[in-house]
Molecule: transfer RNA
Organism: Candidatus Jordarchaeia archaeon
């Protein structure tokens, strides 16, 4: 320096290839029934500017473009 990949709730990961509906799933957290108490199950809840910023477009987590972190590989 070049050349791929990756970046979404507190933490894991889908969805992005082909642009459209409130963005969904475990785990954890929190209430609640259950139970003698807990746990485990069961039921509801909580939580995300989709790394930043611009563009395109009616409309962008998804395309384009820069920038920032990471990983691997060439030199």
């Nucleotide at each position: 320096g070049g050349g791929c990949c990756c970046c979404u709730c507190g933490c894991c990961c889908a969805g992005c290839u082909a642009g459209g509906a409130u963005a969904g799933g475990g785990c954890g957290c929190c209430a609640g029934c259950c139970u003698g108490c807990g746990g485990a199950g069961c039921u509801g809840g909580u939580g995300g500017u989709c790394g930043c910023g611009g563009g395109u477009u009616c409309a962008a987590a998804u395309c384009c473009c820069g920038c920032g972190g990471g990983g691997c590989c060439c030199g």